[in-house]
RNA sequence: AGUUUGAUCCUGGCUCAGGAUGAACGCUGGCGGCGUGCUUAACACAUGCAAGUCGAACGGAGUUUACAUGUGAGCGGAGGGUGCUUGCAUCUAACAAUCUUUUGUAAACUUAGUGGCGGACGGGUGAGUAACGCGUGGGUAACCUGCCGUAUGCAGGGGGACAACAGCUGGAAACGGCUGCUAAUACCGCAUAAGCGCACAGUACUGCAUGGUACAGUGUGAAAAGUCCUGGCGGCAUACGAUGGACCCGCGUCUGAUUAGCUAGUUGGUGAGGUAACGGCCCACCAAGGCGACGAUCAGUAGCCGGCCUGAGAGGGUGAACGGCCACAUUGGGACUGAGACACGGCCCAAACUCCUACGGGAGGCAGCAGUGGGGAAUAUUGGACAAUGGGGGAAACCCUGAUCCAGCGACGCCGCGUGAGUGAAGAAGUAUUUCGGUAUGUAAAGCUCUAUCAGCAGGGAAGAAAAUGACGGUACCUGACUAAGAAGCCCCGGCUAACUACGUGCCAGCAGCCGCGGUAAUACGUAGGGGGCAAGCGUUAUCCGGAUUUACUGGGUGUAAAGGGAGCGUAGACGGUUUAGUAAGUCUGAAGUGAAAGCCCGGGGCUCAACUCCGGGACUGCUUUGGAAACUAUUAAACUAGAGUGCAGGAAAGGUAAGUGGAAAUUCUAGUGUAGCGGUGAAAUGCGUAGAUAUUUAGGAAGAACACCAGUGGGCGAAAGCGGCUUUACUGGACUGUAACUUGACGUUAAGGCUUCGAAAGCGUGGGGAGCAAACAGGAUUAAAUACCCUGGUAGUUCCACGCCGUAAACAAUGAUUACUAGGGGGUUGGUGGGUUAUGAACCUCCGGGGCCCCCCCUUAACCCAUAAAGAAUUCCCCCUGGGGAAGUACUUUCGCAAAGAAUGAAACUCAAAGGAAUCGACGGGGACCCGCACAAGCGGUGGAGCAUGUGGUUUAAUUCGAAGCAACGCGAAGAACCUUACCAGGUCUUGACAUCCAACUAACGAAAUAGAGAUAUGUUAGGUGCCCUUCGGGGAAAGUUGAGACAGGUGGUGCAUGGUUGUCGUCAGCUCGUGUCGUGAGAUGUUGGGUUAAGUCCCGCAACGAGCGCAACCCCUGCCGAUAGUUGCUACGCAAGAGCACUCUAUCGGGACCGCUACCGACAAGGUGGAGGAAGGUGGGGACGACGUCAAAUCAUCAUGCCCUUUAUGACCUGGGCUACACACGUACUACAAUGGCCGUUAACAGAGGGAAGCAAUACCGCGAGGUGGAGCAAAUCCCUAAAAACGGUCCCAGUUCAGAUUGCAGGCUGCAACUCGCCUGUAUGAAGUUGGAAUUGCUAGUAAUCGCGGAUCAGCAUGCCGCGGUGAAUACGUUCCCGGGCCUUGUACACACCGCCCGUCA
Repeated sequence: AGUUUGAUCCUGGCUCAGGAUGAACGCUGGCGGCGUGCUUAACACAUGCAAGUCGAACGGAGUUUACAUGUGAGCGGAGGGUGCUUGCAUCUAACAAUCUUUUGUAAACUUAGUGGCGGACGGGUGAGUAACGCGUGGGUAACCUGCCGUAUGCAGGGGGACAACAGCUGGAAACGGCUGCUAAUACCGCAUAAGCGCACAGUACUGCAUGGUACAGUGUGAAAAGUCCUGGCGGCAUACGAUGGACCCGCGUCUGAUUAGCUAGUUGGUGAGGUAACGGCCCACCAAGGCGACGAUCAGUAGCCGGCCUGAGAGGGUGAACGGCCACAUUGGGACUGAGACACGGCCCAAACUCCUACGGGAGGCAGCAGUGGGGAAUAUUGGACAAUGGGGGAAACCCUGAUCCAGCGACGCCGCGUGAGUGAAGAAGUAUUUCGGUAUGUAAAGCUCUAUCAGCAGGGAAGAAAAUGACGGUACCUGACUAAGAAGCCCCGGCUAACUACGUGCCAGCAGCCGCGGUAAUACGUAGGGGGCAAGCGUUAUCCGGAUUUACUGGGUGUAAAGGGAGCGUAGACGGUUUAGUAAGUCUGAAGUGAAAGCCCGGGGCUCAACUCCGGGACUGCUUUGGAAACUAUUAAACUAGAGUGCAGGAAAGGUAAGUGGAAAUUCUAGUGUAGCGGUGAAAUGCGUAGAUAUUUAGGAAGAACACCAGUGGGCGAAAGCGGCUUUACUGGACUGUAACUUGACGUUAAGGCUUCGAAAGCGUGGGGAGCAAACAGGAUUAAAUACCCUGGUAGUUCCACGCCGUAAACAAUGAUUACUAGGGGGUUGGUGGGUUAUGAACCUCCGGGGCCCCCCCUUAACCCAUAAAGAAUUCCCCCUGGGGAAGUACUUUCGCAAAGAAUGAAACUCAAAGGAAUCGACGGGGACCCGCACAAGCGGUGGAGCAUGUGGUUUAAUUCGAAGCAACGCGAAGAACCUUACCAGGUCUUGACAUCCAACUAACGAAAUAGAGAUAUGUUAGGUGCCCUUCGGGGAAAGUUGAGACAGGUGGUGCAUGGUUGUCGUCAGCUCGUGUCGUGAGAUGUUGGGUUAAGUCCCGCAACGAGCGCAACCCCUGCCGAUAGUUGCUACGCAAGAGCACUCUAUCGGGACCGCUACCGACAAGGUGGAGGAAGGUGGGGACGACGUCAAAUCAUCAUGCCCUUUAUGACCUGGGCUACACACGUACUACAAUGGCCGUUAACAGAGGGAAGCAAUACCGCGAGGUGGAGCAAAUCCCUAAAAACGGUCCCAGUUCAGAUUGCAGGCUGCAACUCGCCUGUAUGAAGUUGGAAUUGCUAGUAAUCGCGGAUCAGCAUGCCGCGGUGAAUACGUUCCCGGGCCUUGUACACACCGCCCGUCA
């Protein structure tokens, strides 16, 4: 910040924005530096390497070289012999290069064994461990310490073995066995002892205890190794140091009480043993201790810390990498060696697993570095080098070192750099969108001019190394040439949260962190364009902190939101009055030690910068030691009386327990009287009663329970629960008042655990009692049902009593206890004291303290409200407590209870984004108050029953076109369906179309008769006909038509829930709002409410409101009276006509008139009302038009217009026929009737108004019974025509299904019209149905109204019982507002706001 609401404030959770990570996943990926990389299976491991070294400790063995020696081979060959060709062949042979080999000596080298040192370090892991394990600070007078350093002293002289080796021999192997030989810095005695250890008994000094140090005495014990070789390296003893370790202690160190008791070597002592050393460490004996609500024991989880992450901090989370400590090395146990281990790459035993085997027996331990399998969302190379740093051995050279230094892999993290820069408007193309003009992408691109960081190529080339030695590495770095080339993605765009349009989809597909989005115009889904953010990364997921003051120490609450225990007593604990003195635990202050390094912060330095790293400083808020201070807390001592307690005296009270006692009433029994009902309810019935009820009696008993009036009193008492006849009795508790400083001297407050504590009602156990009432149960009603409410009964059982349990209530003031403090005022009231007046009784006034109530400030509060009995402002203590809503006060556990009911304690899974408090505005209420309306009532006439007309539903149909649906659809759209209309159906036809615009070509247009066809249409058609304007006479143009191509036309197709316009309705109801001000944290309120009044939010008065607007009213029209003016077609006072005239009627125009103006009364001196006068009209005179803010997603896309969607040889267009007129039925609206207030016949030319009339109205006349026909005077109309009926008068009918009524039907006609079959109207005649006033229910109307009577008009060829108008005749009733319906204003309740057609509970699916 978002999210509960119509809106508001609050409480309260959920969610987001930030930072972080050893991370993983998705998409993407240029370079470098520095870091970092099995969080899971302490799972199993192939292979290689990770701890050796010393020949200057030793004896051997071996190799090489040199010398000496012995043997063998042998190039060559002096000399000699023989043959002869005199320089050739052959024989012999001294010597001899070289090679092989035996032995010895010497040197160099190698090393299996003995021996020494090191394998206790380094490296790994976190399983175990809740512990002196770790951290921090101390202690050891209770200890050890190889190598190293310092100092002192010493090393004399002997001895016997065992490996190796040789021989024999066992075994598959691992590995041995026997015999024999041999060396040492290996092993063992002896000697020596400065010094050391031990034992004994001393002296001096000293410490916190045991003790320690120094000195001297006696006795006693233990050492040593040589080697290379000429000054080293070693050896022994002692002491000190340094280093490293061991043990002990204070403090700190997770969760659970649904783990409350644990412990026998356990706790302590004495003695012995053991250890480097203290110690139940171990053992014997003795004692019975030890630990624990300040949480023992048990269970779960966990290596700890420096630090790291987060946070303003306090805190919270965490314990990878780096560093310190601990623990472990397949699992468990054990010791050996050693200075050091109970030992990762040592030993033994046991177990599991793996491997070898000749089956007898053996071998092994990656939680070292690589690596493999497995597990997992997931984590690297079987690399190089000892060059550096460091370690082991060695005198050293040197050897070893998967420690380490490097390299490799991974965007895993942090940091840095780049992917170009400048210019460039024809604002290109493309893309997206568009109102079609444009706009956006966008200086972006292209183009032009530059540059070269990184990468690539070439050349040079370090530091790291103190003399040599470089794995890294031809690396870092430098230089040169070259090309804009090789280098950008990811997420988001409804709000929170920066960033919007189009298309697709249509509660589908999908999105979503929360709210939520999507049901045909989605900025929320998917895609595209555009935009925003970050960037070699970006998102998602997981986890932690933050925001969250949402566990609150800093820094929260508990009347109603979650939260005060039902009450009391009281233990531990916590807190605590006044004065003085001491101490110094807390507290404050100074100093010292420590708080490792790294990290953090600050200042510098080095890598080009940064990350990273080096140096210096600070900090590390802590612990320990010590000097000081003494106010406060604490503590010790001594005092005090204001807190607390006590004595005495009083009065009040439903305080408690027990006993006694009283009257009334109900019930019941007995008796009398008496007769048919009683009882009960909204109305009834069940029930009781002729076997005598109910009723009645001044009749008589029984039994139990409860206590009328006083008294629901603002009463009293009690800790709460609770307590009510009595002036009775007994016992007993507490408060209050008065008194006095007489007594104690802080003895107080609160209150976890605890208690034989108390604790309504219901319930349980045992035993009584039982009148009334009354769960269960039965019956009767009510109801759709009625396991209820109502009625009649009625049992347990309870209410009652006694004795025990239970231990809970909305046990509430939803408010814990205590103490002191903080404005006033009023009303009534209880108890008491004192005083005054008085008649000493009552009453009144005043005062004090205690109890109780109301109004009202400050303050507090989210508000409501609270307010000296605080929810104000403070102290102390407790419960708690409480920690989002539900699940749930449920499950499990334990305790209590009667093997009860149940109580106490008290979770989780799962689930939602709310649940909740207070207040606001509406709406609603079978809430209240007031008011109005033909709303009811009072009346008149109807509807609902019949027939018919008409509309609707339903059904039917090829189609019965569509719409309208409570009022507010249904004689409605339709002011008029035979064709047309017409939208529907069947069939037949057309496809730029029946209609509009544009283009091209052609033609004037037009187009008869006839033929085919149902018609559209086709042929006819080269018949006929040829117009207007201009003309250069060829032609061109306008308009029209035909043909053709496509843009398009067309749609009564969809959506009235996309719309405009129009209309209905609440409702002609009196309302609906605004500005400024004021009040409220705010939504809002006020105004507009109140008192009157009105038809009216009409007006008056009052008022924190003052004004204003839309409505009301008025202004407009008609009508009613009068006047003036004007008179033709009107009128007539001239006898008629003509003429004349305009008084009257009338027509038209303009005025007047009515305003509570006058008067009496009422009212508040108002507004206004009631009556009266005058007047044609009297209190808006009557009627009309006129309809506020808004409601109903009300009606209409089929009047019209219109967005979007759909259709285009059809959902368009034309034609014929049919349908909209169907018909078992249901409903609405009318008409006609049912008759005598009537029907029928006749007479009297009885009397209107408003309209209409040329494709018209039509007179006189004639024909027809009539509808009508013939004919046509007059009239475009104040002139002519359409044109009255009821009424009145006379007659007849005589109460009937009729002389009522007229449906239906037959026959015969008339009219309109191309055409009356489906399907028109009218006439005559004949027929003569239902119907005798209409059930439940329901409707209109308040005066020229209802009722009744006819007339006209629109539509229209014809068709009217409908609609819209007109006049004639002409009533009844209204006490009144209780009720029904609708409406207005105020108020009240609300869990409703889609607003009661709401919300919502249970069951089932």
This is a predicted structure of a 1405-nucleotide RNA (small-subunit ribosomal RNA) from an uncultured bacterium.
The sequence is in RNAcentral, with records from ENA, Greengenes and SILVA.
Rfam family: Bacterial small subunit ribosomal RNA.